[in-house]
RNA sequence: AAACUUGAGAGUUUGAUCCUGGCUCAGAACGAACGCUGGCGGCAGGCCUAACACAUGCAAGUCGAACGAACCUUUUAGGUGAGUGGCGCACGGGUGCGUAACACGUGGGAAUCUACAUCUCGGUAAGGAAUAACGCAGAGAAAUUUGCGCUAAUACCUUAUAAUGACUCCGGUCCAAAGAUUUAUCGCCGAGGGAUGAGCCCGCGCUAGAUUAGUUUGUUGGUGAGGUAAAAGCUCACCAAGACUACGAUCUAUAGGGGGUCUGAGAGGAUGAUCCCCCACACUGGUACUGAGACACGGACCAGACUCCUACGGGAGGCAGCAGUGAGGAAUAUUGGACAAUGGGGGCAACCCUGAUCCAGCCAUGCCGCGUGAGUGAAGAAGGCCCUAGGGUUGUAAAGCUCUUUCAGAUGCGAAGAUAAUGACGGUAACAUCAGAAGAAGCUCCGGCUAAAUUCGUGCCAGCAGCCGCGGUAAUACGAAUGGAGCGAGCGUUGUUCGGAAUCACUGGGCGUAAAGCGUAUGUAGGCGGAUAAGAAAGUCAGAAGUGAAAUCCCAGGGCUCAACCCUGGAACUGCUUUUGAAACUUCUUAUCUAGAGUCCCGGAGGGGUUGGCGGAAUUCCGAGUGUAGAGGUGAAAUUCGCAGAUAUUCGGAGGAACACCAGUGGCGUAGGCGGCCAACUGGACGGGAACUGACGCUGAGAUACGAAAGCGUGGGGAGCAAACAGGAUUCGAUACCCUGGUAGUCCACGCCGUAAACGAUGUGUGCUAGUUGUCGGGUUCAUAGGAUUCGGUGACGCAGCUAACGCGUUAAGCACACCGCCUGGGGAGUACGGUCGCAAGAUUAAAACUCAAAGGAAUUGACGGGGACCCGCACAAGCGGUGGAGCAUGUUCUUUAAUUCGACGCAACGCGAAGAACCUUACCUACACUUGACAUCCCUCUUGGGACUUUCAGAGAUGAUUGUCUUCGGUUCGGCCGGGGAGGUGACAGGUGCUGCACGGCUGUCGUCAGCUCGUGUCGUGAGAUGUUUGGUUAAGUCCAGCAACGAGCGCAACCCCUAUCGUAUGUUGCCAGCAUUUAGUUGGGCACUCAUGCGAGACUGCCGGUGUUAAGCCGGAGGAAGGUGGGGACGACGUCAAGUCAUCAUGGCCCUUACGUGUAGGGCUAGAAACGUGCUACAAUGGCUACUACAGUGAGCAGCGAGGUCGCGAGGCCAAGCAAAUCUCUAAAAGUAGUCUCAGUUCGGAUUGGACUCUGCAACUCGAGUCCAUGAAGUCGGAAUCGCUAGUAAUCGUGGAUCAGCAUGCCACGGUGAAUACGUUCCCGGGUCUUGUACACACCGCCCGUCACACCAUGGGAGUUGCUUCUACCUUAAGCCGGUGAGCCAACCUUUGAGGCAGCCGUCCACGGUAGGGGUAGCGACUGGGGUGAAGUCGUAACAAGGUAGCCGUAGGGGAACCUGCGGCUGG
Repeated sequence: AAACUUGAGAGUUUGAUCCUGGCUCAGAACGAACGCUGGCGGCAGGCCUAACACAUGCAAGUCGAACGAACCUUUUAGGUGAGUGGCGCACGGGUGCGUAACACGUGGGAAUCUACAUCUCGGUAAGGAAUAACGCAGAGAAAUUUGCGCUAAUACCUUAUAAUGACUCCGGUCCAAAGAUUUAUCGCCGAGGGAUGAGCCCGCGCUAGAUUAGUUUGUUGGUGAGGUAAAAGCUCACCAAGACUACGAUCUAUAGGGGGUCUGAGAGGAUGAUCCCCCACACUGGUACUGAGACACGGACCAGACUCCUACGGGAGGCAGCAGUGAGGAAUAUUGGACAAUGGGGGCAACCCUGAUCCAGCCAUGCCGCGUGAGUGAAGAAGGCCCUAGGGUUGUAAAGCUCUUUCAGAUGCGAAGAUAAUGACGGUAACAUCAGAAGAAGCUCCGGCUAAAUUCGUGCCAGCAGCCGCGGUAAUACGAAUGGAGCGAGCGUUGUUCGGAAUCACUGGGCGUAAAGCGUAUGUAGGCGGAUAAGAAAGUCAGAAGUGAAAUCCCAGGGCUCAACCCUGGAACUGCUUUUGAAACUUCUUAUCUAGAGUCCCGGAGGGGUUGGCGGAAUUCCGAGUGUAGAGGUGAAAUUCGCAGAUAUUCGGAGGAACACCAGUGGCGUAGGCGGCCAACUGGACGGGAACUGACGCUGAGAUACGAAAGCGUGGGGAGCAAACAGGAUUCGAUACCCUGGUAGUCCACGCCGUAAACGAUGUGUGCUAGUUGUCGGGUUCAUAGGAUUCGGUGACGCAGCUAACGCGUUAAGCACACCGCCUGGGGAGUACGGUCGCAAGAUUAAAACUCAAAGGAAUUGACGGGGACCCGCACAAGCGGUGGAGCAUGUUCUUUAAUUCGACGCAACGCGAAGAACCUUACCUACACUUGACAUCCCUCUUGGGACUUUCAGAGAUGAUUGUCUUCGGUUCGGCCGGGGAGGUGACAGGUGCUGCACGGCUGUCGUCAGCUCGUGUCGUGAGAUGUUUGGUUAAGUCCAGCAACGAGCGCAACCCCUAUCGUAUGUUGCCAGCAUUUAGUUGGGCACUCAUGCGAGACUGCCGGUGUUAAGCCGGAGGAAGGUGGGGACGACGUCAAGUCAUCAUGGCCCUUACGUGUAGGGCUAGAAACGUGCUACAAUGGCUACUACAGUGAGCAGCGAGGUCGCGAGGCCAAGCAAAUCUCUAAAAGUAGUCUCAGUUCGGAUUGGACUCUGCAACUCGAGUCCAUGAAGUCGGAAUCGCUAGUAAUCGUGGAUCAGCAUGCCACGGUGAAUACGUUCCCGGGUCUUGUACACACCGCCCGUCACACCAUGGGAGUUGCUUCUACCUUAAGCCGGUGAGCCAACCUUUGAGGCAGCCGUCCACGGUAGGGGUAGCGACUGGGGUGAAGUCGUAACAAGGUAGCCGUAGGGGAACCUGCGGCUGG
């Protein structure tokens, strides 16, 4: 000099956020155990369970210098060792049962003892009688034991001596000894002192439970006696009635206490192995003896249980000493060596004993140290794994080359521990030499927390998991592999403790809504308490002294090579005690004061309370009158009342209950609560005055009083209302909501109950901290309609501050103080049991097992509402026409079938994919074929062709075999060289309309052509988010304008694009024709004015005027104009939603099939048919049918085509045939129209069905095409509930064209002709948009969610009882034993004559075990029974969340399958 340098968080509630709050993790530790693995050494540690039972050995002996006898010998001295005797055995060692206690810890105290050791003083004299051993004789199996006889002592006894000892009545009385041996010495006795050790008392500290509240009779005290080493009810007699307790007695449960140990920043929390101190215990219980010391672990007696021996008569034993055994258990070692060291006992000593101890053995049980090699080494080897196939990684890693030798091994040498001898450890540690990389690496993890990822397998399986959670075919989460991360002779798991957890908060939390303020007041104990002064000194502060054992922790040094470990010194031990001082604060005492508190006087306000009386309105009832058929009630009704006269109306009467208006976030009261008027009695608050008291105050555990409604008891009362109940409705049901009745009750008196959302969800009191504005009650003041100011109440807003936010904000949820109450995750549960209270209902106090990872608060964004506001839409309404009824067509379902292929399923599937199934298509079925394949690429071999026509055979055909004729592949470097074609073979592969649209791309539908969806910066908010985007206008529109903490921007809207409506201009063929000529005919000449076509332009913009509006955006009207306010139509579809649709258009991951799930052929099927639905066509007729006649369109299409014209056929159509690849030719004729006729019928409507005969297409019309003609002539007379489309060139109606297509539309797509009606308006239905509100929803209302019942499992309450344990009381019995009495029997010492004394025996008190009886407590089991919890897809309803469809909830009462319903009062958390 040092003993200072210290505090980390994360995951998980939600769509997201903040908060509250629990659960979980990361750290450290261990006397540990288990799994895998395991080289060496040092230092430690090692039955936590059965204080369970123990075989065997050892753990306490020693002394011949106390004694006699015996024996041995090296024989005159040694030795052995039984016995007597002495000392020791009360230490050391073990364990933690008991104990909640002066047991322990700490600090004190007085009334004590203390062997051996130490110091001091004094003494050590004279005698005596026995008895073990031994001998003899017995008993017994044994243990053991009896009789007789002999003997010694430091064994025993007597006498003497006797103080500085003890006692004392102050006269006196009483008490000892031991010798041994030689030279020394060791001993012995009395007394005193200190030391050591021990006993006793006291203050303080020391676990949990109050669901343990009263306990105690030697109990508390006194006097006396006894007793002890010693104080004391320690014991006894008597007297008194005390003692302990809410500061927790008693009881119950648990537990050895401390130093310390672990953890923690600390305060604390947990713990009490090893080491040290104390205590308790020694098979269980009791007892004493001996002794200095014990009520004695390896002593005794008794009782009990157990074990063993036994000759059955009787005996023996106690490992919680060291080893060891069994048992228990997840689990804990050797029947080792030595007394060498340290210590202990005995002895003069040598020495003996010592499982204390020192060592060794076993065990990775822990801590510490070391090693398993080092350097170099890129062809980045091989192998493994991954791969985008390029590569990457394992990886300088290996191999190879060059080195080293710690540890282990071998050999040699060899300690300290011993201060002279003596070394178990031990030939150990250490040192030296030698050989050789040689003998030595594993475990866990890799989704996040948490460092570290890929592939394969598996397919909600197998499995993982600490929490959240992974796994249902692409798993970084399971299993394996590779790679990686971490630690390392260990690594993980489990268990336990502390930490994190400020999650019991002293340090250091909270209570309006998250859990939490008692319903309110009074007040006891307690806690806290105004001003001044003096004193005291308990708290407080300072100094000093004592103590706080050692070890441990910490610091500085030192020793083992380091470290662990050990040693030395220090610091510390935060405590207790004593003492000296200080006096600010608290406290105590005394004195004084008036600001707190109270008294007094004056004044006014008030639904404050109690009692009595009075009043009017209304309801009901009764009587009477008038009067007649309904009344009443509801969403609508019915039950009900009424012709026996209701309802209505008038008058009179009875009775009970409640008091309209005033009336008000107004008043009063502590709260509950209080409302007509008057009187009496009575409480409190407020204002003013300042006479009095002088801190008298605040809070308040227990306690006491009051305490809505409902309910209970007794007695009254009873009008209205009204649980229960009855009936009627509603409904699937309706134990409800609605209606008609109606009883308890509601009212009064007295007595209980004691609870409510008893709420401001906010305890009481005091002080401080901006204001503004209402209102109630007082006072003061001014120039009194009023203002200013002050005190007390009651509201609204608001600064600071607080709050998770919402919000609170002088009436605090702000800042402080004092006191009380309460909370500690959700459920189980405010329940069970127990106690208290109650007549009961029940209230109050109040758990646990088990179970979950949440439950919850506030706020945000959405979504939703049988919430609100505004707006829009053929959404409704107003209209027109349909569907639903018929027949047929077509699609679908279902059924059938060998197959009736597949897909699409509310809107947004169903004339949809399919713009066209006879074969083909075709995917389906049956049968038959093929297998590198019908199709593609590559390889090998052979071959060279191909086409057309043709003969024959087999076959259903595909196909196979075969005859003849014609023609003879391309390039070429002339090479079977290149290309092409064909056949055969082989394997890679082809192929799949097989699965998954929930693995995907692309495409599409839908909300919806709805007006929305977002971003940047800024601002606000802790944050999610908000703002902008809301608001006021306006619009078709988030369109525009104005305003605004916003300013801008993007995707959408609109516009730009196309068609159409007007005009201009350019060009006129195949188009057109005004004028000229011409013709049957724009046919031709001619022309391009017009129409038309194709380009290019113009035009429309709220531009102009008026009104209105905010001088805005815009709207209304008007003018002009072909067109007027997006002119009409189309294309165009924001962010997103629906796991919407499609793997069968296509593409595609994965899976599956491979002589078949592939390919081909024929036939069949997709076309079936009881039934149902969707979409259509045709009708039911006169706005029509039939016949006749005759005008006017526009899209389009055409060469395997359209096909004029002619001709034949009744017709579909046939034959011949011009023109046209088309503004030229053709389809092509438009039809509704007009005229005539029919005259209301199942018809001259309607055309299904059926018969017959034909036509066309096609290889082929049977299943199964379309059309024509003749004949037949069904249903149907306008369509129930319900439902669809349409707002103008639209609906309706009429025809026309096209795609597909050989043929086949009533479908689809397109075209034009004719051409309406209606819209008051937004209440309602549906859908959508914006804002707002509620929410327990977020998979978002197709949401969430409650209870009964049924099933399975789990824990638990009750339960007739039953079995243990424990405890108390009373009584009985009483062993051993102490004590007391007796002691006639017995007895050596003294005395000897008696006697004294002692012993046995007997009796008595007490007493362990035991027994009887009755209580208390506690635990186990228990038929049956109660509720509770948990459990992917059970039943019944729908109670709650939205106005949840009857607002919900609280208390109470009744009722009901159930959630619940109803009455009464209350709350807003409507």
Source information: The RNA shown here (small-subunit ribosomal RNA) has 1470 nucleotides and comes from an Alphaproteobacteria bacterium. Lineage of the source: Bacteria > Pseudomonadati > Pseudomonadota > Alphaproteobacteria. Rfam family: Bacterial small subunit ribosomal RNA.